Context: one part of a larger RNA
């Protein structure tokens, strides 16, 4: 002085980013439990009491002989104190500081956010609100399915078949899920435009036999470009679909106080954000104002709405149970602190 392991006066979270850590509870009986709520639950809710040994005195159960008694004389039946052991009450006593005396063995309530809930997960710094989940929806897919694997045969799917099988998105369950198909997608349409190889061959050019005095012309043949014309799907087109991808405004005036605007005019658009939500895990100004809680509250909750820049299956809103989740609060607790102090172990240091 550093570690483990404990004890500590009066205070009890002053401590810290946070009650981290510790401590407190704790077992078994018995009274006794509230909002809430999917009527299962919550619930060991909460909050109380009681536990040793010994006398005695009941209740119960097992298990053996004995003794009366009765007949239907049996390995019968009923009845009665008893002996041995068990559980389980009453009353009384009695010992300690302390009786579930060691061990081991829940702190607790209230309020809010997310996720319904039990699961899953970065093997080795994240366990969650993240992933999965039942449950919703969408869409493919008619059987040699459709997807996948694989060059193929060939195999999963499936010895299934649409109450089946893949693909997305959503994520219990309650209330519900609005508007917009112009963009981009996927579906369905074929009149019309444009559109590939191919078909097609008007022409052209190369050679050269011929003509031609010459510049040159130039038949079949062989080559080697090559016009119209005919050519699908796609694109354009035209419709239809949002639990597809995704989107859901501006200025300007107006009511007998003021203030506000139920109304009104006007521009743009495919169509102007309904319901419910709301300083939210979303609010920048910002510690918004208000109210509640504290003696004092940038966090909590309750409201208000001016939503910088919530919003409906990239689900919206609420919601018992349930969480090593995240925040606030309150009781019990305690060395976390005020402040520190002491005990044992160990290890450093001094000496030898």
């Nucleotide at each position: 002085g550093c570690c483990c392991u404990c004890c500590u006066a009066a205070g009890g979270a002053a401590c810290u980013c946070g009650g981290c850590a510790a401590a407190u509870u704790g077992a078994c009986c018995c009274c006794g439990u509230a909002a809430c709520u999917u009527c299962g639950g919550g619930a060991u809710a909460a909050g109380g009491g009681g536990u040793g040994c010994c006398a005695u005195u009941g209740c119960u159960g097992g298990u053996g002989g004995c003794c009366a008694g009765a007949c239907u004389u049996g390995c019968u039946c009923u009845g009665g104190a008893u002996g041995c052991u068990g559980g389980u009450g009453g009353u009384g006593g009695u010992u300690g500081c302390a009786a579930c005396a060691a061990a081991g063995c829940g702190g607790a309530a209230g309020a809010a956010g997310c996720g319904a809930c039990u699961g899953u997960u970065u093997a080795u710094c994240a366990a969650a609100a993240a992933c999965a989940c039942a449950g919703g929806u969408c869409u493919c897919u008619g059987c040699g399915a459709a997807g996948c694997c694989g060059u193929a045969a060939g195999g999963c799917g499936a010895u299934g078949u649409a109450u089946a099988g893949g693909g997305g998105c959503u994520g219990a369950c309650u209330c519900c899920u609005g508007c917009c198909c112009g963009g981009u997608g996927c579906u369905g349409g074929a009149a019309g435009g444009u559109u590939a190889a191919g078909a097609g061959g008007a022409g052209a050019u190369g050679u050269c036999a011929g003509c031609g005095c010459a510049a040159g012309c130039g038949a079949a043949g062989c080559a080697u470009c090559g016009a119209a014309u005919c050519g699908a799907a796609g694109c354009c087109c035209c419709a239809g679909u949002a639990a597809a991808c995704g989107g859901c405004g501006g200025c300007c005036g107006u009511a007998a106080c003021u203030a506000u605007a139920a109304c009104g005019g006007u521009c743009c658009u495919a169509a102007g954000g309904u319901a419910g939500c709301g300083a939210a895990a979303u609010u920048c100004c910002u510690u918004g104002u208000c109210g509640g809680g504290u003696a004092a509250g940038u966090u909590c909750c309750g409201a208000c709405c001016u939503g910088c820049a919530c919003g409906a299956a990239u689900g919206g809103a609420g919601u018992a149970a349930c969480g090593a989740c995240u925040u606030c609060u309150u009781c019990a607790c305690u060395g976390u602190c005020u402040c520190g102090g002491g005990a044992g172990g160990g290890u450093g240091c001094u000496c030898g």